RNA sequence: ACAGUGGGCGGGAUGAUCGCUGGCGGCGACGGUCGCGGUGGUUCGUCCACAGCGAUCUUUCGCCAUUGGAGGAAAGUCCGGGCUCCGCAGGGCAGGAUGGUCGAUAACGUCGACCGGCCGUGAGGUCAGGGAAAGUGCAGCAGAGAGUAGACCGCCGAACGGUUCGCGGCCGCUCGCUCCCACGAGCGUCGGCAGCGGAUGCGUGGUAAGGGUGAAACGGUGCGGUAAGAGCGCACCAGCGGCCGGGGUGACUCGGCCGGCUCGGUAAACCCCAUCCGGAGCUAGACCAAACAGGGUGCAAUCGAGGCGGCCCGCCUCGUCAUCGACAUCCGGGUAGGUCGCAGUGGAGGCGGCGAGCAAUCGUCGUGCACAGAUAAAUGGUCAUCGGCAGCGAUUCGCUGUUACAAAACCCGGCUUACAAGCCCACUGUCUCG
Numbered sequence: 001a002c003a004g005u006g007g008g009c010g011g012g013a014u015g016a017u018c019g020c021u022g023g024c025g026g027c028g029a030c031g032g033u034c035g036c037g038g039u040g041g042u043u044c045g046u047c048c049a050c051a052g053c054g055a056u057c058u059u060u061c062g063c064c065a066u067u068g069g070a071g072g073a074a075a076g077u078c079c080g081g082g083c084u085c086c087g088c089a090g091g092g093c094a095g096g097a098u099g100g101u102c103g104a105u106a107a108c109g110u111c112g113a114c115c116g117g118c119c120g121u122g123a124g125g126u127c128a129g130g131g132a133a134a135g136u137g138c139a140g141c142a143g144a145g146a147g148u149a150g151a152c153c154g155c156c157g158a159a160c161g162g163u164u165c166g167c168g169g170c171c172g173c174u175c176g177c178u179c180c181c182a183c184g185a186g187c188g189u190c191g192g193c194a195g196c197g198g199a200u201g202c203g204u205g206g207u208a209a210g211g212g213u214g215a216a217a218c219g220g221u222g223c224g225g226u227a228a229g230a231g232c233g234c235a236c237c238a239g240c241g242g243c244c245g246g247g248g249u250g251a252c253u254c255g256g257c258c259g260g261c262u263c264g265g266u267a268a269a270c271c272c273c274a275u276c277c278g279g280a281g282c283u284a285g286a287c288c289a290a291a292c293a294g295g296g297u298g299c300a301a302u303c304g305a306g307g308c309g310g311c312c313c314g315c316c317u318c319g320u321c322a323u324c325g326a327c328a329u330c331c332g333g334g335u336a337g338g339u340c341g342c343a344g345u346g347g348a349g350g351c352g353g354c355g356a357g358c359a360a361u362c363g364u365c366g367u368g369c370a371c372a373g374a375u376a377a378a379u380g381g382u383c384a385u386c387g388g389c390a391g392c393g394a395u396u397c398g399c400u401g402u403u404a405c406a407a408a409a410c411c412c413g414g415c416u417u418a419c420a421a422g423c424c425c426a427c428u429g430u431c432u433c434g
Base pairs, nucleotide, nucleotide: 001430002429003428004427005426006425007424008423009422012386013385014384015383016382017381018380020069021068022067023066025064026063027062028061029060031057032056033055034054035053036052038050039049040048041047071405075416076415078414079413080412081411082410083281084280085279086278090313091312092311093310095277096276097275098274099273100114101113102112103111104110115129116127117126118125119124130272131271135270136269137266138265152211153210154207155206156205159204160203161202162200163199164198165197166196167195169193170192171191172190175188176187177186178185179184219237220236221235222234223233224232238262239261240259241258242257243256244255245254246253247252285340286339287338288337294331295330296329297328298327303319304318305317306316307315349369350367351366352365353364354363355362356361387403388402389401390400391399392398393397
């Protein structure tokens, strides 16, 4: 200087002006209640009506002043809780979730550290990380054969046969020649028999080392051995099994010895194993107000109905002999306005100091750090100046463009996704210089 890896911050600033909305305070108006006196009516009881003044109350409306007003993800609705209701939330099955070890946490499917696999030169990243020898299933096509498989091309003359060539041997004697008085003999030829040697993978057979097919072919490299080969044997290596020792809380890891045992992959396929799990949810729920029209069906004592997410068991509550019910279910009718929940002297809060821990995080001390709370849903618009980034001009300046993702609805801890500019920290690799 370039290229990367991991983490953090950040989410433009200022002024003016117009507007929306919450809280506290003040003023005024409408309204209610009480009191005062007045006017009018009068059934003559001080009963009714009207306006005025004062006090008080809260609903609504208006005005003034002051003080606040949307995020790091508010998004997704994926997990876990606080909170609320179901009287308790039992046992089992089904169902769902998680899946290396040890920790953190209110809890989690989250987070931290470590172990192992895979990727990367590396910093690092990633993993739905228990079991394939309990069982079932799946892997098209190709290929001989895809899991106690298999011979396509090949290789093999050791075993047995065939074919063929050579060698000499034995027997016979067709024919010829020679020898011989003859018997017969010799040579060549012909025929037969077996033998020896060579050639030939033709047949029986042996083989799975070499080649081919495929994503994957029943350990790898080398040496010996063999007819040719093969863990057939041996050396080393990998895996598996057994025994022993060292380190670690543990997952696991390092090392030694023995064994020729090498019988694959896939479980976000079914399945098996281990651990965990009441339900419903702010349309939860509490209170005030308003309104209500009925009709049908169902059921019984070793029972019936209801409650507990589904099923079974168990438990609890109600029922009183059938025209039953604080029941269940179906048809039909009526009402549905408001307050709280919902924003804080308080909690799994924030911030700061100290301590423990590799870390996640925990303990302790301090802190006048605290003001969004809507309910068809507010938190905004305009103008100006400055800032950031990019480009152009040819430059201590000007011009143009651009300045992200996005919007609270009970609250909190996480995860996932989106994100323009700018800034900071730590680490890795390459090149160059000193």